[in-house]
RNA sequence: GCACCGUUGGCUCAGUUGGUAGAGCAGCGUCCUCUUAAGUCGAAGGUCCUCGGUUCGAGUCCGAGACGGUGUA
Numbered sequence: 001g002c003a004c005c006g007u008u009g010g011c012u013c014a015g016u017u018g019g020u021a022g023a024g025c026a027g028c029g030u031c032c033u034c035u036u037a038a039g040u041c042g043a044a045g046g047u048c049c050u051c052g053g054u055u056c057g058a059g060u061c062c063g064a065g066a067c068g069g070u071g072u073a
Base pairs, nucleotide, nucleotide: 001072002071003070004069005068006067007066010025011024012023013022019056028042029041031039049065050064051063052062053061
């Protein structure tokens, strides 16, 4: 340089045929307990890597770029 894969809450990851973004863990609060841990219940937390395009509508499709990984010469 070229080819391919990945980028989504703090972390690990889902997200189907384009139709209002979810789970587990962590953190916070509640209940329980003499207290802690464990357990119960609840709420909060996202510019879906960036910019542009297509579309009534984009995490998803298209283009360019950034970062990481694998392969190749």
RNAcentral holds the sequence, with entries from Rfam. The RNA shown here (transfer RNA) has 73 nucleotides and comes from Nocardioides sp. Root614. Taxonomically the source falls in Nocardioides (Bacteria, Bacillati, Actinomycetes, Propionibacteriales). It matches the Rfam family "tRNA". By type it is a transfer RNA. From the family's description: Transfer RNA (tRNA) molecules are approximately 80 nucleotides in length.